Description
A computed fold for a 129-nucleotide RNA, annotated as FMN riboswitch aptamer (RFN element).
RNA sequence: AAUAUUCUUUGGGGGUUGGUGUAAUUCCACAUCGGCGGUGAUUGUUUGACAAGAGUCCGCGAGCGCUUUGGCGUUGAACAGGUGAGAUUCCUGUACCGACGGUUAUAGUCCGGAUGAAAAAAGAUACUG
Numbered sequence: 001a002a003u004a005u006u007c008u009u010u011g012g013g014g015g016u017u018g019g020u021g022u023a024a025u026u027c028c029a030c031a032u033c034g035g036c037g038g039u040g041a042u043u044g045u046u047u048g049a050c051a052a053g054a055g056u057c058c059g060c061g062a063g064c065g066c067u068u069u070g071g072c073g074u075u076g077a078a079c080a081g082g083u084g085a086g087a088u089u090c091c092u093g094u095a096c097c098g099a100c101g102g103u104u105a106u107a108g109u110c111c112g113g114a115u116g117a118a119a120a121a122a123g124a125u126a127c128u129g
Base pairs, nucleotide, nucleotide: 006124007123008122009121010120015030017029018028019027031109032108033098034097035060036059037058038057042052043051044050045049055096056095063074064073065072066071078094079093080092081091082090100112101111102110
């Protein structure tokens, strides 16, 4: 210094609103939230390269089912216009989506499994050269 291994730490946000009703934070209205990696024409800075930058484009994860316990399967949603050489990512407009179990009434937002697990990120590190 590189690769691999192992270990440690980190690793998900959101209704104290109104209405109807015997009953709803579940319906209706309105409000509000967006994990990780990739891509990315934008932005910021000390100009060094870093940092930020897509919920609905690609992939992954949790959940659920199966299992020979290695894994396998399944798992949601976007269009139109604008600029441009180039944008499904920028700008404008209007939409849409969100596991399982629970509940006096149907849940992205309440309660629970979960002080969990995990994509992954950062740091440390044996051996070898």
The coordinates come from a structure-prediction model, not an experiment, and the mean pLDDT is 76.